[in-house]
RNA sequence: CUUAUCGAGAGCGGCGGAGGGACAGGCCCGAUGAAGCCCGGCAACCGAUUUGUAGCGACAUGAUACAUGUAUCAUUCGUUAUAGAUGUUAGGUGCUAAUUCCUACAAAAUGGUGCAAGGCACGAUUUUGGCAGAUGAG
Numbered sequence: 001c002u003u004a005u006c007g008a009g010a011g012c013g014g015c016g017g018a019g020g021g022a023c024a025g026g027c028c029c030g031a032u033g034a035a036g037c038c039c040g041g042c043a044a045c046c047g048a049u050u051u052g053u054a055g056c057g058a059c060a061u062g063a064u065a066c067a068u069g070u071a072u073c074a075u076u077c078g079u080u081a082u083a084g085a086u087g088u089u090a091g092g093u094g095c096u097a098a099u100u101c102c103u104a105c106a107a108a109a110u111g112g113u114g115c116a117a118g119g120c121a122c123g124a125u126u127u128u129g130g131c132a133g134a135u136g137a138g
Base pairs, nucleotide, nucleotide: 001138002137003136004135005134006133011039013038014037015036019029020028021027024103025102026101040096041095042094045092046091048086049085050084051083052082053081054080055079056078057077058076060075061074062073063072064071065070066069100132105129106128107127108126109125110124112122113121114120115119
């Protein structure tokens, strides 16, 4: 940089000792014990096993056609893609408070409030998109 996912899931364990939730604002968690480490657990991204479908290839086997070597089809094997299944599938990661805790930018819709005011401003809610971030794979 590209791409997929981010509304589900997971401990009343041990060590450790004061911080943590990326950043800003909020709102939270924390001596009834934070971060970190270990163990346990969750999940199924990669990998593994397996099934189906499609493409390609092949020493091969069989059948058919034309004519004596080609073509087509089927089987088998290999490989690629794709869809599904399996975690009592070895492994590589990841995750294990709160939706990525919420918001931040833009658009639309619907209420509200203010204003010498008939359309502007402000703020709210919902939806969609985007930004940022995290994780996997490349």